[in-house]
Molecule: Glycine riboswitch aptamer
Organism: Alphaproteobacteria bacterium
RNA sequence: AUGAUCUUCACGGGAGACAUCGUCGCAAGGCGAGGCCGAAGGAGCAACCGCCCUCGGAAACUCUCAGGCAAAAGGACCGUGAAGUGAUG
Numbered sequence: 001a002u003g004a005u006c007u008u009c010a011c012g013g014g015a016g017a018c019a020u021c022g023u024c025g026c027a028a029g030g031c032g033a034g035g036c037c038g039a040a041g042g043a044g045c046a047a048c049c050g051c052c053c054u055c056g057g058a059a060a061c062u063c064u065c066a067g068g069c070a071a072a073a074g075g076a077c078c079g080u081g082a083a084g085u086g087a088u089g
Stems, first nucleotide, its partner, number of pairs: 006084008018034001020033005035069003041065001042063003048057003
């Protein structure tokens, strides 16, 4: 001096599924009943990788424990900016 990768913050975008029924409540909401969704989190395995094994890592796949099913909030992921890290040259 270059700035891979990773982490955090800010802004923008961001899907799906009962404004279901009963009950309590002034309301917001709470409790129960079935029905549903997958993109917080979690779990499971698979291609594959490491080790060569019976082990470990591993998805936007699968499961729905959790979460969610008007709006709001949240939201994997994507983009931009800032701060840190510092592979490589």